[in-house]
Small-subunit ribosomal RNA from a metagenome, 1462 nucleotides, folded computationally.
The coordinates come from a structure-prediction model, not an experiment, and the mean pLDDT is 85.
Rfam family: Bacterial small subunit ribosomal RNA. Its family is annotated with structural constituent of ribosome and ribosome in the Gene Ontology.

RNA sequence: AGAGUUUGAUCCUGGCUCAGGACUAACGCUGGCGGAAUGCCUCAUACAUGCAAGUCGAACGAACCUUCGGGUUAGUGGCGGACGGGUGAGUAACGCGUAGGUAACGUACCUCAGACUGGGGGAUAACAGAGGGAAACUUCUGCUAAUACCGCAUAAGAUUGUCGUUGAAAUACGGCUCUUUAAAGAUUUAUCGGUUUGAGAUCGGCCUGCGUCGGAUUAGCUAGUUGGUAGGGUAAAGGCCUACCAAGGCUACGAUCCGUAACUGGUCUGAGAGGAUGACCAGUCACAGUGGGACUGAGACACGGCCCACACUCCUACGGGAGGCAGCAGUAGGGAAUAUUGCGCAAUGGGCGAAAGCCUGACGCAGCAAUUCCGCGUGGAGGAUGAAGGUCUUUGGAUUGUAAACUCCUUUCGGUGGUGACGAUAAUGACGGUAGCCACAGAAGAAGCACCGGCUAACUACGUGCCAGCAGCCGCGGUAAGACGUAGGGUGCAAGCGUUGUCCGGAUUUAUUGGGCGUAAAGAGUUCGUAGGCGGUUUGUUAAGUCUGGUGUUAAAGCCCGGGGCUCAACCCCGGUAUGGCAUCGGAAACUAGCAGGCUAGAGUGUGGUAGAGGCAAGGGGAAUUCCCGGUGUAGCGGUGAAAUGCGUAGAUAUCGGGAGGAACACCAGUGGCGAAAGCGCCUUGCUGGACCAUUACUGACGCUGAGGAACGAAAGCCAGGGUAGCGAAAGGGAUUAGAUACCCCUGUAGUCCUGGCCGCAAACGAUGGAUACUAGGUGUUGGAGGCUUCGACCCCUUCAGUGCCGCAGCUAACGCAAUAAGUAUCCCGCCUGGGGAGUACGCUCGCAAGAGUGAAACUCAAAGGAAUUGACGGGGGCCCGCACAAGCGGUGGAACAUGUGGUUUAAUUCGAUGCAACGCGAAGAACCUUACCUGGGCUUGACAUCUAGAGAAUCCUGUGGAAACACGGGAGUGCCUUCGGGAACUCUAAGACAGGUGGUGCACGGUUGUCGUCAGCUCGUGUCGUGAGAUGUUGGGUUAAGUCACGCAACGAGCGCAACCCUUGUUGUCUGUUGCUACAGGCUGUAAAGUGCUGAGCACUCAGGCGAGACUGCCGGUGACAAACCGGAGGAAGGUGGGGAUGACGUCAAAUCAUCAUGCCCCUUAUGUCCAGGGCUACACGCGUGUUACAAUGGGAUGGACAACGGGCAGCCAGCCAGCGAUGGUGACCUAAUCCCUUAAACCAUUCCUUAGUUCGGAUCGGAGUCUGCAACUCGACUCCGUGAAGUCGGAAUCGCUAGUAAACGCGGAUCAGCCAUGCCGCGUUGAAUACGUUCCCGGGCCUUGUACACACCGCCCGUCACACCACGAAAGAGGAUCACGCCCAAAGUCGGUGUCCCAACCUUCGGGAGGGAGCCGCCUAAGGCAGGAUUCUUGAUUGGGGUGAAGUCGUAACAAGGUA
Repeated sequence: AGAGUUUGAUCCUGGCUCAGGACUAACGCUGGCGGAAUGCCUCAUACAUGCAAGUCGAACGAACCUUCGGGUUAGUGGCGGACGGGUGAGUAACGCGUAGGUAACGUACCUCAGACUGGGGGAUAACAGAGGGAAACUUCUGCUAAUACCGCAUAAGAUUGUCGUUGAAAUACGGCUCUUUAAAGAUUUAUCGGUUUGAGAUCGGCCUGCGUCGGAUUAGCUAGUUGGUAGGGUAAAGGCCUACCAAGGCUACGAUCCGUAACUGGUCUGAGAGGAUGACCAGUCACAGUGGGACUGAGACACGGCCCACACUCCUACGGGAGGCAGCAGUAGGGAAUAUUGCGCAAUGGGCGAAAGCCUGACGCAGCAAUUCCGCGUGGAGGAUGAAGGUCUUUGGAUUGUAAACUCCUUUCGGUGGUGACGAUAAUGACGGUAGCCACAGAAGAAGCACCGGCUAACUACGUGCCAGCAGCCGCGGUAAGACGUAGGGUGCAAGCGUUGUCCGGAUUUAUUGGGCGUAAAGAGUUCGUAGGCGGUUUGUUAAGUCUGGUGUUAAAGCCCGGGGCUCAACCCCGGUAUGGCAUCGGAAACUAGCAGGCUAGAGUGUGGUAGAGGCAAGGGGAAUUCCCGGUGUAGCGGUGAAAUGCGUAGAUAUCGGGAGGAACACCAGUGGCGAAAGCGCCUUGCUGGACCAUUACUGACGCUGAGGAACGAAAGCCAGGGUAGCGAAAGGGAUUAGAUACCCCUGUAGUCCUGGCCGCAAACGAUGGAUACUAGGUGUUGGAGGCUUCGACCCCUUCAGUGCCGCAGCUAACGCAAUAAGUAUCCCGCCUGGGGAGUACGCUCGCAAGAGUGAAACUCAAAGGAAUUGACGGGGGCCCGCACAAGCGGUGGAACAUGUGGUUUAAUUCGAUGCAACGCGAAGAACCUUACCUGGGCUUGACAUCUAGAGAAUCCUGUGGAAACACGGGAGUGCCUUCGGGAACUCUAAGACAGGUGGUGCACGGUUGUCGUCAGCUCGUGUCGUGAGAUGUUGGGUUAAGUCACGCAACGAGCGCAACCCUUGUUGUCUGUUGCUACAGGCUGUAAAGUGCUGAGCACUCAGGCGAGACUGCCGGUGACAAACCGGAGGAAGGUGGGGAUGACGUCAAAUCAUCAUGCCCCUUAUGUCCAGGGCUACACGCGUGUUACAAUGGGAUGGACAACGGGCAGCCAGCCAGCGAUGGUGACCUAAUCCCUUAAACCAUUCCUUAGUUCGGAUCGGAGUCUGCAACUCGACUCCGUGAAGUCGGAAUCGCUAGUAAACGCGGAUCAGCCAUGCCGCGUUGAAUACGUUCCCGGGCCUUGUACACACCGCCCGUCACACCACGAAAGAGGAUCACGCCCAAAGUCGGUGUCCCAACCUUCGGGAGGGAGCCGCCUAAGGCAGGAUUCUUGAUUGGGGUGAAGUCGUAACAAGGUA
């Protein structure tokens, strides 16, 4: 310090998530030692038991014991139980923090100082007696003491009045006077007490400034309320309380109400600012079962005191009583979760006491817990055959790994034994025989946890197969998972490691430091204006802000720095500082502010002009539509993509004239004008607002912004009343359509118009708040002014105000903005903080309503989004190409048959191929074989390969069973090499390694292939541009078949493609001539014509095949840009790629193939292998594809006749001859082929018959007879002959091929092959056309551009209803709880007040009584309780509403392209 995640990729915005630190933690696995800390966060729930506050006999009487010294103690009395300890419920408050005030107060014990401590009195507990009661306890009578209680005396003091001094005053001090108030003794010689006064110290009470959570969907609150006067009350000011008087007080700087919460020093985190938090320790507050109350006291409204009420628990003899662990332990409960019913007062501290001492669950220690922090250990050195084992493996090895074993060494910790502290400077040690030290034995007793896809360090194997599971985010898992589980290995930390939870951080993701608002979330529709914020220039002054210095404080602890002590550290001790806050005392005066006074540049006023659809009102005008009347006129009009509804013979539309009425104002008209915005457009008049220019006379900062507030505010809508020509929601009808509640058409009501009143919302947009200043230019336009000039007007120059475009710097994520800023700055306001839920719900305000304003949450997702990029796509655009269309020729689709396929059938009908790009395809040959399928019969190291051992030569003949395979036999045969051991080949046997698999996966692969497409594209290097993806190059204007070429250009070059090089064909030269050829001669056959290469001769010709030539836009003309190129022409066999072929860029389709082959993994192993026989692949209601033959006369039949090329041939092609109607058979020559054979080519030509018919067309089907191949033609071959003679008369929708030697037609050959289901396929030649205007349309493709919400890329994406399941929420007749305030009733305890009744020791007394006190009673207040109506909030509720999520559901197609109606 960052990282992951939106995309095909990019930049940005933006959320989610992670890495860090911390914890009073908990859970899982594991666990050696020590030190220091910490340990009910939940039920302020209930508590058994023990302990936690007593002490003093030197205050007192009494009792008991006694060693006669004394001791013990219930009671009276004193002091202390207001401290210490616990908890955080309440409390949003002067509670806390901080700084002050108290001239408005108190303070026991302690300290200092002054004075005093004289003299009396009456009771009472204990105790005794008598009662009551179960108990707790209590009543009566009697006795007694005090440092208990009460008078009297004296003193200071207090109170009243008055005088003086001080001070601004309140007050303080002093003098005189009136009234009134003290004391206690004890023990024994020295003290301790007591009373009073003053002072101090300490601790408190009260008051004040400032600070102290969230909610405005809480906006008004308040009657003791605010103040005054008088009184009461208190230690003390005060409405603290009472009476009276006044009507105040608080609040947008957030009152009141609601929710939440003890506060702080600090703690955690953070660079800091901050944020979160308030365990332990320390300060303060509050509380003590819940609520109320007072008493005592220096102090309490009192945790271990009292009274009352209530709830609960316990005891009870039912009459009545007792209790309060939020003290320490402990128990139950709750909970994820938190310890011992320990030891000791030795230390520190506290209470009492003169003291000894007693008490002390405060405290000191120990116990439990890895809960946290710190430290230590689990060994060290050597040790390679790199052991064994494990794991992986390409089987070579690698790794675990110097790790182990083994050798040497050490002993921390732990163990055993011994010794033994500090803490206490005299005694006293719980801890504790502890810490420490010494000795001994022995590597001995001591390692786990998480992780290993990325973030994030660390990888393999097996298992599993979208299962089981993982997951913090992204995401893994559907048969080769580095992500699941296990193992090996590795990484990280380590007595711990992980997980979960919470907080801060990262998050600049609430932004003071330190963000934004044109399009990502975000500028209010506009203006005016209140509070507030901000504010020109100058002088003086003040000193609030500001700056600076001093003082006080900010407790201690903590943090930080320095030092020290435990072996170190954690921990502890000592010393010290800073920043900052508050208060106070000084100083400075620039800036801000206050006050006072000037100025004129801001702002405003005046004067003179100007432009304008600015506003309101009244009046006027013409064009057009519609309607009405009349005329002319006749059959249609209207409307649409096409129609129909509609109107029209009762006379429409059209046209002419007249009239009525409403609404809107053509041209001018303009990125022109005006207005704050909404908005404003015929003309005239009236009233009226604002702006601009010029002038520089006046005022003198009067300004800017603007929370609340007010006004205006298109359209639609609402209310009331008018008006209604046209248009026109709703509605009706007609079309379209699968449907059409739409788009289109015909009608048409509200409305649109006017008046008055509401509404207050718009993509109210420049998606850009207002004001001011500054910052290059250029060019339009509107209004004004000035200059120059002119007769005048223009033009031109300058300037002010508006309104546009382009553009620099700058800014921006980019797009873009750019003096009219989105630049640079200042001021003020509004608004934003992931998407959805949702601008919804609830509440409130406004509204007649519609609705508007304000405005959440649960839940859910990991994105949603902006700009730009590359593609792809578009029922977007432009350009171009292709048998793509068009123009033509011939087909398919109809028939029969052949063949393939689907389907069906079957024991099996083996498998694959499935839009184009599967379907006469793999298959260039299924009767057996092939064969992979089925049935049945066999074999199990196997039909085939290698290795080991043994036997036998190999091999041949043959028998039985059997369908064969096979099983069981018989016989013949002894080979070759040899170093004599044996070996090679072959066969058999045995066992095991292994063979074998056309079993699976083409979505694990190699190779091969199809397709887009022989389309012209696809890329790279360097440079340049861009933040980047990317762009440029490759685009542009030309040209081409072509990214072909040339020109231009921030590009320059290059590669794979194109083209060319290759083959073939077309012309020709040369060379070579056998088996080829024959111009020449001869022979043979033949009457002749002619045939025959037969012979000679020869290579002229044909031909064959080697090497060459030829064609390059080379030449001419034109067009073009002087280019490339195109057009025309010449020459030429051939002309612009001459024709054809081979050749297939980067890539796409998880395209095809595991059944050609190869191959990973998986599977089978007496079978999924292998052998054999038979069957099947040839089935057949049917659908489809590809073909053949036809339907006839451009034909069919018959007879005769002519002309090819490519090829093949020895288990072969087969001449000739003979036989047969023929298929073919017999015989047999040549040929291993330019020699011989296949081999008569056919269409064609000539002659003739047929004459339009299901035929002399057509040949299917069937019957019969044969031939051939083959072991074998039944399932299931081909061919021949005779007979039979089906459908079919040119084919619906639709659809295919072809642009020249092409289509069409005709035959020939070959591969495979015994034969053949071949009409297929691959080749060959023969005959040989038609048409192309053209690119609008269909299909496919290329380039450029545009839009996009697509990127699996339009076969895309995506919306809403409905149906189903689940989830949270709202409404709801109601129901139930909680809280709060108010009213009334009743009223405990208790203080205060009153008092006629009763009672009473102290003092007084005239002895009657009085003073005073108590009880009782009454009154005020009042907790709890009761009654009634409310408010707020929570839970629940039949039903209901929308929302969210869910796999493949249903219906449509709304949006994204012009998304098919933008």